Context: one part of a larger RNA
RNA sequence: GCCUGAGGAAGCUUUGUGCGAUUUUGCCAAAAUGGUUUUUACCGACCCGUCUUGAAACACGGACCAAGGAGUCUACCAUAUAUGCGAGUGUGCUAGUGGAAAAACUAACACGCGUAAUGAAAGUAAGUGAUGCCAAGCGCAAGCAGCAGCAUCAACCGACCAUGAUCCUCUGGUGAAAGGUUUGAGUAUGAGCAUAUCUGUUAGGACCCGAAAGAUGGUGAACUAUGCCUGAGUAGGGUGAAGCCAGGGGAAACUCUGGUGGAAGCUCGUAGCGGUUCUGACGUGCAAAUCGAUCGUCAAACUUGGGUAUAGGGGCGAAAGACUAAUCGAACCAUCUAGUAGCUGGUUCCCUCCGAAGUUUCCCUUAGGAUAGCUGGGACAAUAACGCAGUUUUAUUAGGUAAAGCGAAUGAUUAGAGGAAUCUGGGGUAAUUUGCCCUGGACCUAUUCUCAAACUUUAAAUUGGUAAGAACCUGUGCCUUUCUUAAUUGAGGCAUAGGGGUCAAUGCGUGUCCCAAGUGGGCCAUUUUUGGUAAGCAGAACUGGCGAUGAGGGUUGCUCCUAACGUUGAGUUAAGGUGCCUAAAUGCAUGCUCAUCAGAAACUACAAAGGGUGUUGGUUCAUUUAGACAGCAGGACGGUGGCCAUGGAAGUCGGAACCCGCUAAGGAGUGUGUAACAACUCACCUGCCGAAUGGACUAGCCCCGAAAAUUGAUGGCGCUUAAGCGUGCUACCGAUACUUGACCAUUGUAGCGAGAGUGAGGCUGCAAUGUGUAGGGGGGCGUGAACGUUGUUGCGAAGCCUCUGGCGUGAGCCUUGGUUGAACAGCGUUUAGUGCAGAUCUUGGU
Numbered sequence: 001g002c003c004u005g006a007g008g009a010a011g012c013u014u015u016g017u018g019c020g021a022u023u024u025u026g027c028c029a030a031a032a033u034g035g036u037u038u039u040u041a042c043c044g045a046c047c048c049g050u051c052u053u054g055a056a057a058c059a060c061g062g063a064c065c066a067a068g069g070a071g072u073c074u075a076c077c078a079u080a081u082a083u084g085c086g087a088g089u090g091u092g093c094u095a096g097u098g099g100a101a102a103a104a105c106u107a108a109c110a111c112g113c114g115u116a117a118u119g120a121a122a123g124u125a126a127g128u129g130a131u132g133c134c135a136a137g138c139g140c141a142a143g144c145a146g147c148a149g150c151a152u153c154a155a156c157c158g159a160c161c162a163u164g165a166u167c168c169u170c171u172g173g174u175g176a177a178a179g180g181u182u183u184g185a186g187u188a189u190g191a192g193c194a195u196a197u198c199u200g201u202u203a204g205g206a207c208c209c210g211a212a213a214g215a216u217g218g219u220g221a222a223c224u225a226u227g228c229c230u231g232a233g234u235a236g237g238g239u240g241a242a243g244c245c246a247g248g249g250g251a252a253a254c255u256c257u258g259g260u261g262g263a264a265g266c267u268c269g270u271a272g273c274g275g276u277u278c279u280g281a282c283g284u285g286c287a288a289a290u291c292g293a294u295c296g297u298c299a300a301a302c303u304u305g306g307g308u309a310u311a312g313g314g315g316c317g318a319a320a321g322a323c324u325a326a327u328c329g330a331a332c333c334a335u336c337u338a339g340u341a342g343c344u345g346g347u348u349c350c351c352u353c354c355g356a357a358g359u360u361u362c363c364c365u366u367a368g369g370a371u372a373g374c375u376g377g378g379a380c381a382a383u384a385a386c387g388c389a390g391u392u393u394u395a396u397u398a399g400g401u402a403a404a405g406c407g408a409a410u411g412a413u414u415a416g417a418g419g420a421a422u423c424u425g426g427g428g429u430a431a432u433u434u435g436c437c438c439u440g441g442a443c444c445u446a447u448u449c450u451c452a453a454a455c456u457u458u459a460a461a462u463u464g465g466u467a468a469g470a471a472c473c474u475g476u477g478c479c480u481u482u483c484u485u486a487a488u489u490g491a492g493g494c495a496u497a498g499g500g501g502u503c504a505a506u507g508c509g510u511g512u513c514c515c516a517a518g519u520g521g522g523c524c525a526u527u528u529u530u531g532g533u534a535a536g537c538a539g540a541a542c543u544g545g546c547g548a549u550g551a552g553g554g555u556u557g558c559u560c561c562u563a564a565c566g567u568u569g570a571g572u573u574a575a576g577g578u579g580c581c582u583a584a585a586u587g588c589a590u591g592c593u594c595a596u597c598a599g600a601a602a603c604u605a606c607a608a609a610g611g612g613u614g615u616u617g618g619u620u621c622a623u624u625u626a627g628a629c630a631g632c633a634g635g636a637c638g639g640u641g642g643c644c645a646u647g648g649a650a651g652u653c654g655g656a657a658c659c660c661g662c663u664a665a666g667g668a669g670u671g672u673g674u675a676a677c678a679a680c681u682c683a684c685c686u687g688c689c690g691a692a693u694g695g696a697c698u699a700g701c702c703c704c705g706a707a708a709a710u711u712g713a714u715g716g717c718g719c720u721u722a723a724g725c726g727u728g729c730u731a732c733c734g735a736u737a738c739u740u741g742a743c744c745a746u747u748g749u750a751g752c753g754a755g756a757g758u759g760a761g762g763c764u765g766c767a768a769u770g771u772g773u774a775g776g777g778g779g780g781c782g783u784g785a786a787c788g789u790u791g792u793u794g795c796g797a798a799g800c801c802u803c804u805g806g807c808g809u810g811a812g813c814c815u816u817g818g819u820u821g822a823a824c825a826g827c828g829u830u831u832a833g834u835g836c837a838g839a840u841c842u843u844g845g846u
Stems, first nucleotide, its partner, number of pairs: 047062004063846006073204003077200002080197006088113005094107004117124002129153005137144002155187002157184003160180002167173002207346002210343001214336006225310009236268003239264001243260007272297003277293002280291002312328001314324002349780006359372001361370003373519002375516007386509004391505002393468006403458001404456002410452003415447001417445003422442008472499008483490001522546004527541005551562003566743007576733003579717003585730001587729006599719001610704003614701010631688005637661003643655002667682001671680002744770009781835001783832010799819003805814003
């Protein structure tokens, strides 16, 4: 792979038998496993709206309720759709027909757009082309003919460039024919016009509310500022100017004494006027500046009534930008005016499908726009010919990063070695001289050490481009020239003959066009990377996230780990866990750790240098039955009180040196000590003992290093052969993830398809999918009004209340009971001042 047989599963068809969801409906009965409400307990659960990278925020608005409250209308334009007519179409006017008036109809004319373009303009002015692909069609097939359209080429018209036959009125004009790598919003058997609707731009108040300003014309000096006119008012004291009088002195000038007198921007002080201090009272007041005590002035630049004058870029000002009617660094009122705002705030019903951007370029651009990108919707052409790709392979090509290199160039840079000649510094010798010798440096030669974002011979990985066929390959013939060649050679083109279809793999199904929104503040993580001491800092690249997104885990958490979500039932896992809180092993095996501050899981919520004879491992070097180490015991001498120095220095203040002898061993001396000695001790040797010992380094846990303000956090309790820190092994728990059943929706697909009329916007099966801010599309719910139609209603319409029950995913709808008393509803079409939680919203109420 084929054949045969048996059995089974699913689906389908037919037949038989049984059950009976649902539908229509009768009688009986009541409360439950139904509905709703309240309370308690457990689990989950931060407050909405908003700007924002990010809000539960110690960011702003928001006490509560009712009613009102924000993308509208018009015009031009653009795309799409529908309808009417169509080389026209629409409007207007006139005339006619018509009619009660209109509508409607007919004809001519005018105008708008279209039917011809091009050029600055004068002006001139287009006619059925070819090739390739190709739907429907014809054909049994081969194939024929090829619509719309796309691509390539040619032709024509206008402009531009160049040429210039002919003719004429001849320094000029006309412009046939043949051209061009130029150009046009053209021609090439026309498609438009009008109306309606959706979406969008723009102009208008232009979605709603909101300035600081600007302009025009008026009203104010009853407050207050100042001038003028005319009136009014101002106890009682003090000081005592001039002048005058009397007496005395003097030759006189004059002077002294005592009075009188009553001057003064004098003084104390009342009324008045003012307003210093208590920083008093009051501070929802007596009062939008008051009250008390205290205080300044008080005959004058005094206080004050009335009248009058000065007016808003103006006045007035003993000048404070003071005052000008509780308003003044430019009054008040009305109007332009709904002024404008790139800015703040708000912007009202539901379900469903898709679903962003914070980037490019330009802008007096950086809180904004335009442009491209990202996104939605729509259309067309196709759909196995072939096309496409965040993929791989093969071939080829681009590059100068990483690395490497510096006994390769450039630049930097360490160390020695060798050196005939040359330059230069120093020294020795000889000195008549340029000689000879030594030496430092430069320099040369071969090496050596270390480097480079703006060095490089070499040179990756990753990456970018192109190609992997029918529009192909090979051959032959012909044609042409400004390209090319010595050359009719090539290149190119045309014709023709032959070859020939898996022409790398894999995956997927697409391609083209039109219209339009939002966005144009971004932020985070791994890796790469620039500035910076660094940053939860600033700036880039690739990718992935958050923004726009929930769920399980990380105690908590925008971004970490797992994993993306319709509604439900069952099962299994992920990350992470399994003492109790808290679902699941106080599991198993093994090692480490004791902390009078133990420790306990990435991002991540800190700790270092440096230490430890705490303990556990490791590496290495020594000592040791020829008896080590430790312990106890004995010795630790002589030359010598070595030399120098010193007031002194005998091993031991200090300096240089540091030998010899005897020994088992004993330093010209390791410390204590003395004024100097002495004395003690150590190194070193020996005895007893009898088996391991000493040093250096290293790394696990633990400890020190390690101090802060409310009481306090491995999440808490607590935990010590752990419930800590390592290693290994199983079991179990654990998500909206995965598997699977049912249902809902969307998309795709296969089929069925009215037996009187209408009725497909229908019915049945199968498969996949289901997150979402800004934003787009589709389908619905509700409100007011108009028309049509069908209905309800005093035997009770609407409204209101309702723990009456039901339907729908939902906006909502139907229904019961109560109340009440006059209108209301379904369906179809049209229309709009059509839906509220927010706007320090408006008005009213509490």

The prediction has a mean pLDDT of 80.
Predicted 3D model of an 846-nucleotide part of an RNA (large-subunit ribosomal RNA, domain II) from Anteholosticha marimonilata.
Lineage of the source: Eukaryota > Sar > Ciliophora > Spirotrichea > Anteholosticha.
It matches the Rfam family "Eukaryotic large subunit ribosomal RNA". Gene Ontology terms of the family: structural constituent of ribosome and ribosome. For this family Rfam cites "Crystal structure of the ribosome at 5.5 A resolution" (Yusupov et al., Science, 2001).
The full RNA is in RNAcentral, with records from ENA and SILVA.